[in-house]
Predicted 3D model of RNase P RNA and transfer RNA as a complex of 448 nucleotides.
Rfam match: Bacterial RNase P class A. It is annotated as a ribozyme. Its family is annotated with ribonuclease P activity, tRNA processing and dimeric ribonuclease P complex in the Gene Ontology.
RNA sequence: CGAGCCCACCGGAUGGCCGCGGGGGGCAAUUGCUCCUCGAGGAAAGUCCGGACUCCAUAGGGCGUGGUGCUGGGUAACACCCAGGCGGGGCGACCCGACGGAAAGUGCAACAGAGAGCAGACCGCCGAUGACCGGGGGCGCGAGCACCCGGCACCGGCAAGGGUGAAACGGUGGUGUAAGAGACCACCAGCGUCCGGGUGACCGGGCGGCUCGGCAAACCCCACCAGGAGCAAGGCCAAGCAGGGACACCGGCGGCCCGCCGAUCAAGUCCCGGGUAGGCCGCACGAGGCGGCGAGCAAUCGCCGUCCCAGAGGGAUGGUCAUCACGGGGCAGAAGUGCCCCGGACAGAAUCCGGCUUACAGGUGGGCUCGUGAC
RNA sequence: GGCCCCGUCGUCCAGAGGCCUAGGACGCUGCGCUCUCAAGGCUGAGACGCCGGUUCGAAUCCGGUCGGGGCUG
Numbered sequence: 001c002g003a004g005c006c007c008a009c010c011g012g013a014u015g016g017c018c019g020c021g022g023g024g025g026g027c028a029a030u031u032g033c034u035c036c037u038c039g040a041g042g043a044a045a046g047u048c049c050g051g052a053c054u055c056c057a058u059a060g061g062g063c064g065u066g067g068u069g070c071u072g073g074g075u076a077a078c079a080c081c082c083a084g085g086c087g088g089g090g091c092g093a094c095c096c097g098a099c100g101g102a103a104a105g106u107g108c109a110a111c112a113g114a115g116a117g118c119a120g121a122c123c124g125c126c127g128a129u130g131a132c133c134g135g136g137g138g139c140g141c142g143a144g145c146a147c148c149c150g151g152c153a154c155c156g157g158c159a160a161g162g163g164u165g166a167a168a169c170g171g172u173g174g175u176g177u178a179a180g181a182g183a184c185c186a187c188c189a190g191c192g193u194c195c196g197g198g199u200g201a202c203c204g205g206g207c208g209g210c211u212c213g214g215c216a217a218a219c220c221c222c223a224c225c226a227g228g229a230g231c232a233a234g235g236c237c238a239a240g241c242a243g244g245g246a247c248a249c250c251g252g253c254g255g256c257c258c259g260c261c262g263a264u265c266a267a268g269u270c271c272c273g274g275g276u277a278g279g280c281c282g283c284a285c286g287a288g289g290c291g292g293c294g295a296g297c298a299a300u301c302g303c304c305g306u307c308c309c310a311g312a313g314g315g316a317u318g319g320u321c322a323u324c325a326c327g328g329g330g331c332a333g334a335a336g337u338g339c340c341c342c343g344g345a346c347a348g349a350a351u352c353c354g355g356c357u358u359a360c361a362g363g364u365g366g367g368c369u370c371g372u373g374a375c
Numbered sequence: 376g377g378c379c380c381c382g383u384c385g386u387c388c389a390g391a392g393g394c395c396u397a398g399g400a401c402g403c404u405g406c407g408c409u410c411u412c413a414a415g416g417c418u419g420a421g422a423c424g425c426c427g428g429u430u431c432g433a434a435u436c437c438g439g440u441c442g443g444g445g446c447u448g
Base pairs, nucleotide, nucleotide: 001371002370003369004368005367006366007365008364009363010362012324013323014322015321016320017319018318020039021038022037023036024035025034026033027032028031041346045357046356048355049354050353051352052351053230054229055228056227060258061257062256063255065226066225067224068223069222070084071083072082073081074080085099086097087096088095089094100221101220105219106218107215108214122162123161124158125157126156127155129153130152132151133150134149135148136147138145139144170188171187172186173185174184175183189211191208192207193206194205195204196203197202234281235280236279237278243272244271245270246269247268250262251261252260288307289306290305291304292303293302294301295300326343327342328341329340330339331338332337376447377446378445379444380443381442382441385401386400387399388398393431403419405417406416424440425439426438427437428436
């Protein structure tokens, strides 16, 4: 210098003018004027997970259903994060993995193919038989006889090779054989078992009999987790209206059963109908931000100090001007540079928090890898 | 705001791992019939919202994304 990997972060700054929402103050007095202060994001998004909070049992037992799925740790919890193991990709920095179980059971595998689950013999290889066909030489005067080679038919052996398929009952090499074959041997893969290391996933080594396929994002099995609804939850106040029906075989309760609580004839609960479309709380101090020290490989945790930081309900957070910074283009100049023009993404709180995922113009810092050149 | 459901020819539906090269009805194109039009006849075109994954194989199973609809004071 070129190509790339990982981590952290920014995503305009300052000032003037006009404007919007929350909180506080002052002046005049019902509605104005004025001052101070605060006012979007890394994703506020998708609503995909997990919690807090509220109501119903302080959410209890069983079945069902749903979810998670290597190991250890972190956490309020998680489908998240960290570290490690195994598998895959990359020359490498590094990245990716829905990564429990297929000898518990049930099931699926179209087409092709001989055979698709403890299967199978189409071509092929080998052996025997034949009164068949063709050829060869031999014996016999001859009809003919026996032999060899090839073909065909049939019987038997084999699974090495060919072929089909996504997948063919271990792979490679050798011994062996009529031809072959874990039939036997060596190495490798896999299975079982023993020893050693590790908290564990797993790793290393020895021995054994020779092989027992794929799919669980098919049912299922195993382990663990999960009660339901959601801030339009829920509570209080005010205004307004018209009642009717059901209820112990009830309601909270939603798939079922048990259990618990309420309720015992209504002042209750549910359904239909009628009325209202107002206010307040929940609701902004929190698993909170920043800094320092300590524990830990890390995620994270502990202690100390410091700060207060959006909150509506037709729903605020904007517009414009100037200067500067950034990026691109043009002109002038030998150059430092100067002048002019253009551009700045994705998006946007609505109960709150931790994650994941998705969108994003452009830019910054740190660490590392590969290649090339120079010293 | 919260919760839930659905995306297959132009429209309405079927499918539920392989027989899908995706079927049906209406509509559309062309031919033929007719004096002409319609109906009837023959023929043809036309779709799994998009992107990944699982699987030998995906419209179908799983995840993400985009779009549409419903309920709720």